The prediction has a mean pLDDT of 82. Transfer RNA from Candidatus Adlerbacteria bacterium GW2011_GWA1_54_10, 73 nucleotides, folded computationally. The source organism's lineage runs through Bacteria, Bacteria candidate phyla and Candidatus Adleribacteriota. Its Rfam family is "tRNA". About the family: Transfer RNA (tRNA) molecules are approximately 80 nucleotides in length. It was read from a public genome assembly.
[in-house]
């Protein structure tokens, strides 16, 4: 340099192919134990990689850029 995939909560990753974002671990608080481990109850946290554009509306679709994976040269 050239094809692809892929960036969404602190990590992992989902979202019926456009109608306002959710799971699991982990982090807070409160139960129950004498504690602790471990259950359970309830919360807090993402404007979605940056920008532009179509659309009445985009995480999801057109462009650019950036950043990682991987395959040709």
């Nucleotide at each position: 340099g050239g094809g692809c995939c892929c960036g969404u909560a602190g990590c992992u990753c989902a979202a019926u192919u456009g109608g306002u974002a959710g799971a699991g671990c982990g982090c807070a608080u409160c139960c129950a134990u004498g504690g602790c481990a471990u259950g359970g109850a309830u919360g807090a946290g993402g404007c979605a990689g940056g920008g532009g554009g179509a659309u009445c509306g985009u995480a999801g679709c057109c462009c650019c850029c950036c950043g990682g994976g991987u395959c040709c040269a």